RNAcentral holds the sequence, with entries from SILVA. The RNA shown here (small-subunit ribosomal RNA) has 1515 nucleotides and comes from a metagenome. Rfam family: Bacterial small subunit ribosomal RNA. Rfam links the family to the GO terms ribosome and structural constituent of ribosome. The prediction has a mean pLDDT of 84.
RNA sequence: AGAGUUUGAUCCUGGCUCAGAUUGAACGCUGGCGGCACGCCUAACACAUGCAAGUCGAACGGCAGCAGUAGAAAGUUUACUUCGGUAGAUUUUUUAGCUGGCGAGUGGCGGACGGGUGAGUAAUGCGUAGGAACUUGACUUAAAGAGGGGGACAACCCGGGGAAACUCGGGCUAAGACCGCAUAAAAUUCUACGGAAUAAAUUCUGGCAGCUUGCUGCUGGAGCUUUAAGAGAGGCCUACGUUGGAUUAGCUAGUUGGUAAGGUAAAGGCUUACCAAGGCGAUGAUCUAUAGCUGGUUUGAGAGGAUGGCCAGCCACACUGGGACUGAGAUACGGCCCAGACUCCUACGGGAGGCAGCAGUGGGGGAUAUUGGACAAUGGGGGCAACCCUGAUCCAGCGAUGCCGCGUGUGUGAAGAAGGCCUGAGGGUUGUAAAGCACUUUCGAUAAUGAGGAUUGAGUAUUGGUUGAAUAGACUGAUACUUUGACGUUAGUUAUAGAAGAAGCACCGGCUAACUCUGUGCCAGCAGCCGCGGUAAUACAGAGGGUGCGAGCGUUAAUCGGAUUGACUGGGCAUAAAGGGCACGUAGGCGGUUAUUUAAGUGAGCUGUGAAAUCCAUGGGCUUAACCUGUGAUCUGCAGCUUAGACUGGAUGACUAGAGUCUAGGAGAGGAAGACGGAAUUUCCGGUGUAGCGGUGAAAUGCAUAGAUAUCGGAAGGAACACCAGUUGUGAAGACGGUUUUCUGGCCUAAGACAGACGCUGAGGUGCGAAAGCGUGGGUAGCGAACAGGAUUAGAUACCCUGGUAGUCCACGCUGUAAACGAUGAAUACUAGCUGUUGGGAGUGGAAGAGCUCUAAGUAGCGAAGCAAACGCGCUAAGUAUUCCGCCUGGGGAUUACGGCCGCAAGGCUAAAACUCAAAGGAAUUGACGGGGGCCCGCACAAGCGGUGGAGCAUGUGGUUUAAUUCGAUUCAACGCGAAGAACCUUACCCACUUUUGACAUCCGUGGAAGUACUGAGAGAUUGGUAUGUGCCCGAGAGGGAACUACAAGACAGGUGCUGCAUGGCUGUCGUCAGCUCGUGUUGUGAGAUGUUGGGUUAAGUCCCGUAACGAGCGCAACCCCUAUACUUAGUUGCCAGCAAGUAAAGUUGGGGACUCUAAGUAGACUGCCGGUGAUAAACCGGAGGAAGGUGGGGACGACGUCAAGUCAUCAUGGCCUUUAUAAGUGGGGCUACACACGUGCUACAAUGGGUGUUACAGAGGGAGGCAAAGCAGAGAUGUGGAGCGGAACUCAGAAAGGCACUCGUAGUCCGGAUUGAAGUCUGCAAUUCGACUUCAUGAAGUUGGAAUCGCUAGUAAUCGCGAAUCAGCAUGUCGCGGUGAAUACGUUCUCGGGCCUUGUACACACCGCCCGUCACACCAUGGAAGUGGGUUGUACCAGAAGUAGAUAGUCUAACCGCAAGGGAGACGUUUACCACGGUAUGAUUCGUGACUGGGGUGAAGUCGUAACAAGGUA
Repeated sequence: AGAGUUUGAUCCUGGCUCAGAUUGAACGCUGGCGGCACGCCUAACACAUGCAAGUCGAACGGCAGCAGUAGAAAGUUUACUUCGGUAGAUUUUUUAGCUGGCGAGUGGCGGACGGGUGAGUAAUGCGUAGGAACUUGACUUAAAGAGGGGGACAACCCGGGGAAACUCGGGCUAAGACCGCAUAAAAUUCUACGGAAUAAAUUCUGGCAGCUUGCUGCUGGAGCUUUAAGAGAGGCCUACGUUGGAUUAGCUAGUUGGUAAGGUAAAGGCUUACCAAGGCGAUGAUCUAUAGCUGGUUUGAGAGGAUGGCCAGCCACACUGGGACUGAGAUACGGCCCAGACUCCUACGGGAGGCAGCAGUGGGGGAUAUUGGACAAUGGGGGCAACCCUGAUCCAGCGAUGCCGCGUGUGUGAAGAAGGCCUGAGGGUUGUAAAGCACUUUCGAUAAUGAGGAUUGAGUAUUGGUUGAAUAGACUGAUACUUUGACGUUAGUUAUAGAAGAAGCACCGGCUAACUCUGUGCCAGCAGCCGCGGUAAUACAGAGGGUGCGAGCGUUAAUCGGAUUGACUGGGCAUAAAGGGCACGUAGGCGGUUAUUUAAGUGAGCUGUGAAAUCCAUGGGCUUAACCUGUGAUCUGCAGCUUAGACUGGAUGACUAGAGUCUAGGAGAGGAAGACGGAAUUUCCGGUGUAGCGGUGAAAUGCAUAGAUAUCGGAAGGAACACCAGUUGUGAAGACGGUUUUCUGGCCUAAGACAGACGCUGAGGUGCGAAAGCGUGGGUAGCGAACAGGAUUAGAUACCCUGGUAGUCCACGCUGUAAACGAUGAAUACUAGCUGUUGGGAGUGGAAGAGCUCUAAGUAGCGAAGCAAACGCGCUAAGUAUUCCGCCUGGGGAUUACGGCCGCAAGGCUAAAACUCAAAGGAAUUGACGGGGGCCCGCACAAGCGGUGGAGCAUGUGGUUUAAUUCGAUUCAACGCGAAGAACCUUACCCACUUUUGACAUCCGUGGAAGUACUGAGAGAUUGGUAUGUGCCCGAGAGGGAACUACAAGACAGGUGCUGCAUGGCUGUCGUCAGCUCGUGUUGUGAGAUGUUGGGUUAAGUCCCGUAACGAGCGCAACCCCUAUACUUAGUUGCCAGCAAGUAAAGUUGGGGACUCUAAGUAGACUGCCGGUGAUAAACCGGAGGAAGGUGGGGACGACGUCAAGUCAUCAUGGCCUUUAUAAGUGGGGCUACACACGUGCUACAAUGGGUGUUACAGAGGGAGGCAAAGCAGAGAUGUGGAGCGGAACUCAGAAAGGCACUCGUAGUCCGGAUUGAAGUCUGCAAUUCGACUUCAUGAAGUUGGAAUCGCUAGUAAUCGCGAAUCAGCAUGUCGCGGUGAAUACGUUCUCGGGCCUUGUACACACCGCCCGUCACACCAUGGAAGUGGGUUGUACCAGAAGUAGAUAGUCUAACCGCAAGGGAGACGUUUACCACGGUAUGAUUCGUGACUGGGGUGAAGUCGUAACAAGGUA
């Protein structure tokens, strides 16, 4: 940093997708070790069990439990004994709070911290910066004090109630509990400034002293009271910032402010009364949805985006809702009261509970851990302390969840082992990889040893300092010793053994690194996008190999990036999405010149703050790293102060270049209202006049003898204004067109004067706004939706025709949209020219003009720079800039739904989502195509001649049939085609019978040569027997070899089996059409273009000219063959003119080379010559000469390519299939079938003919298993015969049409010959299925052929016969040969095909293309809907728990006062106000569901048409 994907290709626009990083992740496969982190994102769902907040006996009364001490009683036992007992030990019971201590209780401090969660909250929150009207326990500092009393209540005891929780009554009692009194310096509060009010608590196993021996004093420690200050903490206020939705636009009555009072720690509508009517809102109030906020985290080059888990700060919450109490602090997670839901206990009366603390359970979920250890450390609470408590915390456990590190060995080792895979069979690869050999031992295992976290704390001893009278105590130090570790089998170290225990995952078509085989066969499957798979899949599955990462690897989800794809940095709007239809104008934004001032913006400096952690830099510590840690930098921000004064803003003054006003001219379809005019259409009236008119592609409907159309005259009425008229004018746009009058808006020009920024744009808003449409009332000639009829058509609800209503017109009102377009918002400035035109002005010119030059305002055409994807734009910008507004962000869904606003309605404006696709699109390019255009060619049409299509037959095909009718060829370009010849063979098909290393090839082994003759069985293949026989080469011989043959085993043979869509080769076709390309150059961003286009010309891209092209190649032409003329040479088997011989005749003979001919060579024709045309060119036309004239005629020869054209059955060949059969052999059958259809032919239908007789003239070929003569036989096919000939010699071989005669006389015939019968001939092993021919007899259809269609332009068509290949035999076919021998072509309008140029295109599989809509079926999401069920919320009312505040005449009461009665004060009760839950009524809003219904989307080859793309057939 980019890449893939729209196209045949290109450039652009534009979306989709990928590569990267990240995560509190999950899932799949796999899994050795360690370190450091992290671990319910879902149900703020419900919770069993245990623990998470206690502590203080140095505040108190006490003493249940434990231990001790002292005493008593009883028992046991030991010693001594004076025998009475004494002493000791021990057990039990018991006494004493005496001691250590301590359950429960009173009291103090702490349970407001720590820990959890993110439901709520869009601001009572958070962040940043500020502020003033406050509070503050414990702590620090300072000052002062601490006197003297009183009455209770728990515990405890007694009694009662209750299942329990618990509770009631009576009695005793202590305190640092509670309450008066005294004191009041300083201080605080109040104050009338005189004053008034307000405190307190003691305790100590520190020391000394005293004496009443358990109390007092002093001192010290810990506390207590008052006050001031501080530190830290908290409460309150302000500004700015803090997510979407306007399809939420108005909200608000304590609401906004004031006064007074109350209340609070404190300002304040915080509350109440009164007064005023304010306050908020387009800079988004209110409503609604979502959401804890931040430091940060993640991504990114940054700006930004996303996010807020762990850690840290703040907030909120603690089952849900409400409430207060206590307290320094709470409206209190492990406190209280009430209401509600839920769970549990219950004796049914009543009670108990709150894991969003740590573990753990159920549930939910794709998913998230142990009911662990310890207070050793850090910290917290209590305590003088020891210590106690601490699920905070520190550790351990589980989890590859992440990050980091290490290991799974190292070296050597080629026979390149075996095996696997591939193979072109040689080899390659796995691969130095393994084995083997030599080493090492990290980690792990087993043992041993062993820091640091503890230089702290505690205790003891000694000893300093401060306080103190003190060596006490307290505080604070030093030294020594002892002691405290959950982790912990710690980290580390050492030893032992041994390569020993340790590698997977994904991918390999492109993007994207990595390729082969096998299987599968649009199946199974893959896929992030493009897309793979239909028999040769690098894309599926497996394998081998490879690539990437590695204790992980992939997938999924999510975020940012790439995406400049929301563009601040950094995009656009003529045609790709996108300029509002046009103007006026509000708010807002922006704004000319100059001076002074100010200091809001702006710049600079300083100060404060911006918590720590994080990030970054640099040091340090763990072996390294992750990690931890020191320091620095950063935190781009906010605030304050000082300063500057350019620029922007504010203030004040001045100016005139912007804008405007006045004066004088000018043009105009600018607007409104009125009046008038002529032409035309139509209708009516009248005249003339007669049979049609009208209309169309052609018709018909229609009109017309009741007189139309036509024509003349008159009248009526409505609408529109020809010519002028113009890329002319005016207007903001829509729009405006006869003439004229009135009223009226704007614009332009000239010159001066006035005034002095008054300007530009313009969200909302307001107005104008074509056509159609709507309302009311008129009007209605023409035109004319709807409608009717006629045509057209398969249909024709259309196009065409005849009619025709709304409407079009007018007035008033509405609608408010158009491709309302220049598809181009408005304004200003700047930036080459040239040309036209409109209306002005100035100069010049001139008689008037025309004209020329300049100028500002319009309107057009080119064009420079520049811009642009290109097309194009280009002073009228789409250029260069500025200001303001509007709009766009993939296609479809959607010009939509819902909601709102507007409208009489039609409808308009605003405007989504689900779902679906990987494109949709713009411009240009090359082709192809067009019922687009131009030019040109062809037996393409036309002009002709002859056919086919009708008949019979032949032949091929389809179809049908069959055991089989083998297979292929199917528009032209299959169909007398493969097949130049199916009776057997051929033969591939069918039936039957046989063979299995095979009919055929190679190799190995054994035997034998081979072979020949005879013979049995069988339909034959086949099989059995007999006889005979030994060759060739090497070698002296033995033996060996080649060829052949028999047997046997296997490698293999064989296949006309499949795939021509795997192929080679060959062939057809466009097409013998004139085209198809390349190199270099030029041009375009590019595909491409140019050349090859243009003007001529040609059969031709043939040639010439022109030309950013110049050349070249494959094609064309020529070179080759045949033929037409001549010459030369040669002269047999050919020829015979002259000479000679000779015959009945005959080149028959001698001879000859003249001729014909043969076959070799050469010549000839080239637009070469002349004239004309043409550009003087190429060339064309005419002519001469010539055998031949413009390619002389014919042949061979077929460019790049197209048709997946044909052929696997000529041959070859990949792959697949088969192998006692899909191979091979044999016999028989079939390919020859036959209701039918088609193609190609033959013969005819007759007199230009048939028949009979007679008589001429060819060419080119064939011939040995052959052609065969003469002769003879037969009516003939043919037989016999066998001369001659491998052929210019012999032979096939008589050419026929033609000629000359005769006959037939228009008839189903003397035409025609099918069919059938009979008899024969020939070939052949064999003519039954199934050959050809001959003779006799028979004598069918057919009398010139519908629609349609084929061939041919000269030696051609037509017609006539001859030959050959194949072949035993078998052509009407095919390929050749010659004989006779025409007609016509004006011409290119049309049909078909082709070439070139151009144009349009939504086609590119290329028009046999593409593509639209309804309907039918399936699925999907969605709108409406009678209703129905939830959530949230407004308003009105009812209701009113607990609590607080107020009231209180009920009840009750220890402290104070009082002798008492009583008072004061309080409690309970009652009640009022506020208020949670709840209820009723009625709205709003949102979500679900809903018979039926609407359109939408997607689907395989469904149905109907053919709307669009070409002039798409009606643009």